[in-house]
Context: one part of a larger RNA
RNA sequence: CGCAGGAAUCUUGCAGGAGAUGCUUCCUUAGUACGAGAGGAUUGGGAAGCACUGACCGCUGGUGUACCGGUUGUCCCGCUAGGGGCAGCGCCGGGUAGCUAAGUCGGGAAAGGAUAACCGCUGAAAGCAUCUAAGUGGGAAGCCCCCUCCAAGAUUAGGAUUCCAUCGCACCUUCGGGUGUGUGAAGAGCCCUGAUAGACUAUCAGGUUGAUAGGCCGGGUGUGUAAGCGCAGAAAUGUGUUAAGCUAACCGGUACUAACGCUCGAUUA
Numbered sequence: 001c002g003c004a005g006g007a008a009u010c011u012u013g014c015a016g017g018a019g020a021u022g023c024u025u026c027c028u029u030a031g032u033a034c035g036a037g038a039g040g041a042u043u044g045g046g047a048a049g050c051a052c053u054g055a056c057c058g059c060u061g062g063u064g065u066a067c068c069g070g071u072u073g074u075c076c077c078g079c080u081a082g083g084g085g086c087a088g089c090g091c092c093g094g095g096u097a098g099c100u101a102a103g104u105c106g107g108g109a110a111a112g113g114a115u116a117a118c119c120g121c122u123g124a125a126a127g128c129a130u131c132u133a134a135g136u137g138g139g140a141a142g143c144c145c146c147c148u149c150c151a152a153g154a155u156u157a158g159g160a161u162u163c164c165a166u167c168g169c170a171c172c173u174u175c176g177g178g179u180g181u182g183u184g185a186a187g188a189g190c191c192c193u194g195a196u197a198g199a200c201u202a203u204c205a206g207g208u209u210g211a212u213a214g215g216c217c218g219g220g221u222g223u224g225u226a227a228g229c230g231c232a233g234a235a236a237u238g239u240g241u242u243a244a245g246c247u248a249a250c251c252g253g254u255a256c257u258a259a260c261g262c263u264c265g266a267u268u269a
Stems, first nucleotide, its partner, number of pairs: 001153001005164007016150004022050007034039001052107005060101004067094005072087006112144002118138004167182006187264004191207005212258003215254005222246002228241005
């Protein structure tokens, strides 16, 4: 830009594109058929598993330089105590959210159609024979379907539901209407706060009639019993207050802070 007014939401899937299509073991049929024996099935039914693949983080773990603790050296906060900086996050022990696999759940199923090699039926040319010449049946992980995803620019531009609306003024008029301008419906956007989204864009949640983010409050989780003071001890240290103190991205609440301000948009070929 188009899809012959302007919008919002939900969809169909012609044609087309993409994906998937794998394998092993065990039980049973059955120690049966077969075979002198040794040995030992086809087929049918059932159950596990491997590789591959999709999704997810409740479990088991990994990471987690924004969380907690221990600890060495040194410098600083005048000193003690308590802290801060640097040393690969100084080193070490743990660990929330998120992201993850080694973790968890799922998938390949079944059916149909036309066939390939091949196997047939009937059957002449050629009194026989012959799957083929007329006719006709079976037959593969392959082909077309079936299953999953994309998809109406599918210009054949599809379908459904709902919302808005036929306005004012000026000029022209063949009296049907046309041009210019104003107003600005449903709705949309810029802008702003952000994340279940993300390279940007887009998408999604919101913008005071508000819980969108931050802050604050409560909870959870993690760490592991803070500081100060008391007591015991010569001291190191231990112990009580105290399962304390602190706690990121998590959950819920709360307008304290920031979501200010603006624009476009049909009016009918």